[in-house]
Molecule: Lysine riboswitch aptamer
Organism: mouse gut metagenome
RNA sequence: GAUAGAGGUUGCGCGAUUUAUGAGUAGCCUGUUUGAUGCGGCAGGAGCAUGGGAGAACAGGCAAAAGGAGAGAGCGCCGAAAGGGUUUGUCCACCUGCGGGCAGGCUGCUUGGGCACAGGGCGAACAGCUCUGUGACUGUCAUCUGUGUGUCAGAUGGUGGGCUAUC
Numbered sequence: 001g002a003u004a005g006a007g008g009u010u011g012c013g014c015g016a017u018u019u020a021u022g023a024g025u026a027g028c029c030u031g032u033u034u035g036a037u038g039c040g041g042c043a044g045g046a047g048c049a050u051g052g053g054a055g056a057a058c059a060g061g062c063a064a065a066a067g068g069a070g071a072g073a074g075c076g077c078c079g080a081a082a083g084g085g086u087u088u089g090u091c092c093a094c095c096u097g098c099g100g101g102c103a104g105g106c107u108g109c110u111u112g113g114g115c116a117c118a119g120g121g122c123g124a125a126c127a128g129c130u131c132u133g134u135g136a137c138u139g140u141c142a143u144c145u146g147u148g149u150g151u152c153a154g155a156u157g158g159u160g161g162g163c164u165a166u167c
Base pairs, nucleotide, nucleotide: 001167002166003165004164005163008078011077012076013075014074017071018070019069027062028061029060030059031058032057033056034055037049038048039047041098042097043096044095045094081111082110083109084107085106086105087104088103089102090101091100092099112138113137115135116134117133118132119131120130121129122128139159140158141157142156143155144154145153146152
């Protein structure tokens, strides 16, 4: 340098299927009251709607969806993957500014792995994801110790650019 593997059956990720939640919510229609504003995150502009009633409140009727989540099964894998930074495209019913969402490229900048707790962010949510910190567990390597039984146990330290095997 190349090839092949291991950590766990709660290792990681993905299209489709299905279930609940979202929610009796948004929205639409009717009626009553009020009476001038309203137009998907914020602000401004333009434009449109509106006393033939904007918007709001109450009552009745109809009534969703998306994101996210669970499940068995299938596929791809072991920087699997996630985040940070940077950049490109696109969306937030027109334009501008701010802010945000989604998808992609680059980047060995961070993280060995899952879990629990605390706080921050996203989110309808007490679900879940993500970031930071702490804790024990676990994988692996090094050093030391132990009845040198040794693929064992313990202590300390490091962590994937690593570890093991073969060429």